The RNA shown here (transfer RNA) has 73 nucleotides and comes from a Patescibacteria group bacterium.
Its Rfam family is "tRNA". By type it is a transfer RNA. Rfam's curators write: Transfer RNA (tRNA) molecules are approximately 80 nucleotides in length. On this family, see Hou, Trends Biochem Sci 1993: "The tertiary structure of tRNA and the development of the genetic code".
RNAcentral records the identical sequence in 2 taxa.
Taxonomically the source falls in Bacteria candidate phyla (Bacteria).
Its mean pLDDT, the model's own confidence on a scale to 100, is 82.
The RNAcentral record of the sequence draws on ENA and MGnify.
């Protein structure tokens, strides 16, 4: 150089056009215990990788660019 795949809370990850974007581990606080741990409730943490298009509407469709993975050459 050419193609496939992927990028969403700290991690791993759902979430193929519409209400406020979820879940699990962690993380904080309280309960619980003689103290941990377990295990229970409640909370904080997300400009959905960037820019642009398409649509009344976009994490989702579409185009470029960026990063990472693999595959041909």
């Nucleotide at each position: 150089g050419g193609g496939u795949c992927g990028u969403u809370g700290g991690u791993u990850c759902a979430g193929u056009g519409g209400c406020u974007a979820g879940a699990a581990c962690g993380c904080g606080u309280c309960u619980c215990u003689g103290a941990u741990a377990a295990a229970g409730a409640c909370g904080a943490g997300g400009u959905c990788g960037a820019u642009g298009g398409u649509u009344c509407g976009a994490u989702u469709c579409c185009a470029u660019c960026a990063c990472g993975a693999c595959c041909c050459a």